Overview: A computed fold for a 550-nucleotide part of an RNA from uncultured Desulfosporosinus sp., annotated as small-subunit ribosomal RNA, 5' domain. Its mean pLDDT, the model's own confidence on a scale to 100, is 83.
[in-house]
Context: one part of a larger RNA
RNA sequence: GGACGAACGCUGGCGGCGUGCCUAACACAUGCAAGUCGAACGGUCCGGCCCUUAAUGUUUACAUUAAGGGCCGGAUAGUGGCGGACGGGUGAGUAACGCGUGGGUAACCUACCCAAGAAACCGGGACAACCCCUGGAAACGGGGGCUAAUACCGGAUAAUCUUCCUAUGGGACAUCCCGUGGGAAGGAAAGAUGGCCUCUGAACAUGCUAUCGAUCAUGGAUGGACCCGCGUCUGAUUAGCUAGUUGGUGGGGUAACGGCCUACCAAGGCGACGAUCAGUAGCCGGCCUGAGAGGGUGAACGGCCACACUGGGACUGAGACACGGCCCAGACUCCUACGGGAGGCAGCAGUGGGGAAUCUUCCGCAAUGGACGAAAGUCUGACGGAGCAACGCCGCGUGUAUGAUGAAGGCCUUCGGGUUGUAAAGUACUGUCUUUGGGGACGAACGGUAGAUGUGAAAAUAUUGCAUUUACAUGACGGUACCCGAGGAGGAAGCCCCGGCUAACUACGUGCCAGCAGCCGCGGUAAUACGUAGGGGGCAAGCGUUGUCC
Numbered sequence: 001g002g003a004c005g006a007a008c009g010c011u012g013g014c015g016g017c018g019u020g021c022c023u024a025a026c027a028c029a030u031g032c033a034a035g036u037c038g039a040a041c042g043g044u045c046c047g048g049c050c051c052u053u054a055a056u057g058u059u060u061a062c063a064u065u066a067a068g069g070g071c072c073g074g075a076u077a078g079u080g081g082c083g084g085a086c087g088g089g090u091g092a093g094u095a096a097c098g099c100g101u102g103g104g105u106a107a108c109c110u111a112c113c114c115a116a117g118a119a120a121c122c123g124g125g126a127c128a129a130c131c132c133c134u135g136g137a138a139a140c141g142g143g144g145g146c147u148a149a150u151a152c153c154g155g156a157u158a159a160u161c162u163u164c165c166u167a168u169g170g171g172a173c174a175u176c177c178c179g180u181g182g183g184a185a186g187g188a189a190a191g192a193u194g195g196c197c198u199c200u201g202a203a204c205a206u207g208c209u210a211u212c213g214a215u216c217a218u219g220g221a222u223g224g225a226c227c228c229g230c231g232u233c234u235g236a237u238u239a240g241c242u243a244g245u246u247g248g249u250g251g252g253g254u255a256a257c258g259g260c261c262u263a264c265c266a267a268g269g270c271g272a273c274g275a276u277c278a279g280u281a282g283c284c285g286g287c288c289u290g291a292g293a294g295g296g297u298g299a300a301c302g303g304c305c306a307c308a309c310u311g312g313g314a315c316u317g318a319g320a321c322a323c324g325g326c327c328c329a330g331a332c333u334c335c336u337a338c339g340g341g342a343g344g345c346a347g348c349a350g351u352g353g354g355g356a357a358u359c360u361u362c363c364g365c366a367a368u369g370g371a372c373g374a375a376a377g378u379c380u381g382a383c384g385g386a387g388c389a390a391c392g393c394c395g396c397g398u399g400u401a402u403g404a405u406g407a408a409g410g411c412c413u414u415c416g417g418g419u420u421g422u423a424a425a426g427u428a429c430u431g432u433c434u435u436u437g438g439g440g441a442c443g444a445a446c447g448g449u450a451g452a453u454g455u456g457a458a459a460a461u462a463u464u465g466c467a468u469u470u471a472c473a474u475g476a477c478g479g480u481a482c483c484c485g486a487g488g489a490g491g492a493a494g495c496c497c498c499g500g501c502u503a504a505c506u507a508c509g510u511g512c513c514a515g516c517a518g519c520c521g522c523g524g525u526a527a528u529a530c531g532u533a534g535g536g537g538g539c540a541a542g543c544g545u546u547g548u549c550c
Base pairs, nucleotide, nucleotide: 001550002549003548004547006546007545008544009543010542013396014395015394016393017392018391019389020388021354026352027351028350030349031348032347035082036081037080040079041078043076044075045074046073047072048071049070050069051068052067053066054065055064056063057062058061089307090306091305098232099231100230101229102228103227104226105225108224109223113220114219115218117216118215121155122154123153124152130145131144132143133142134141135140161186162185163184164183165182166181167180168179169178170177171176191212192211193210194209195208196207233279234278235277240270241269242268245267246266247265248264249263250262251261252260282304283303284302285301286297287296288295289294309330310329311328312327313326332343333342334341335340360386362385363384364383368382369380370379371378372377399429400428401427402426409420410419411418412417433491435486436485437484438483439482443477448472449471450470451469452468453467454466455465456464457463494539495538496537497536498535499520500519501518505534506533507532508531509530515522516521
């Protein structure tokens, strides 16, 4: 000199863009942060309509009520599907194939998505919800009975699937791998909605068709798993370490290789090129500094990893050993009828505590993205925004021109004057920002609804998918940005320093006192070094100090 997630002191006008618990991975009140689908299913409730029956009333073909059946619309506890493995947080642990970089898998998996292919058949038995009985303070159950499905189970069928046998071509080779031919065994599924035809008292269904979904399997895409080379802090006042340890064979396990696990056999394996042990630490792109080499660092943003009260475990699933899932143990907190239960903010806000120190218990799903859904849409503390904080960077303002009698006052003085100083006052203007009045956005176009046109499917009208086009509606921010007008210099300057380094000097007070100080050093009676004043210098909505790094 530069830099900072900074803090402290004094001061403080506005705007834009960023940033904001570095300490206790300390404990957490309250609210919200993951749901969605009724176009998978049976019920229940509400509303409307239709049919049948009964009763009542009366203008005897209408009204009301009740029961039963059906349809339409809405809501939904339960069964079922998909998603809760993403998104969001934190840095405790980890010196490791964790990360970075470059390779490998002839040793692997991949839901949803894309492309081409095959198939989509026949049956069955339950369990919730519901009803009845019943236990418990609660959390939550127990027994009996009924029932549906895209839930569950059995059978059939199936190849370019899996395993095995066999023949053959190739890879360097017997095992092994890739390809081709033949054979054997195993192994799958589910329907829903709209429309049309037929039919009917009103319907359902069958059939045809469109869309969606579901099964098998190949390839892709995406995401992941594993292995290897190299690199990755300090200590030798840590020198030896190791029994599943190193290798082999058989077996098990896994998506898959492997001491990953197990039985047996052999006695190996690592180490001064630093094993082991101990300390510290998430790694990187980057960031800071520097001419560079290098040094320091890993906040925000992005990639990877690890963790989710502490420790352990598996279940489900394409994917987890799973932050807002389950089980066990532990510590802590809460409820209790003392028998027993409930919880996990390192999600967003917020509280206590710790600390020098770090924000609102805000608005909205309008945009982008995500989950579900055919869609409308629902959910989304991701996200988009607003709020607080000079915490940082950048921009703007606090006025401009003129104005000498060089006013008054202050300070100094050799008492002549000098300086503050064109500074002020005065005069003439300007109108940024602030204030106030009016106008007022972009971000919104997809999708939706309605209409039109074209095109594909089918025997065909209708219908539906796709494409184009027109109209309508949709904004949290926000009456914000921005624009126009009004007013009037009015509302807006401080902080540090002035002995040398280092830019800027005098007076008074003090008298080795009080004090200053980054280093050298000042102060003991004329102190440019302490304190105050005048003056001056530097930076400026900041200025200094402290801390850390180069």
Notes
The full RNA is in RNAcentral, with records from ENA and SILVA.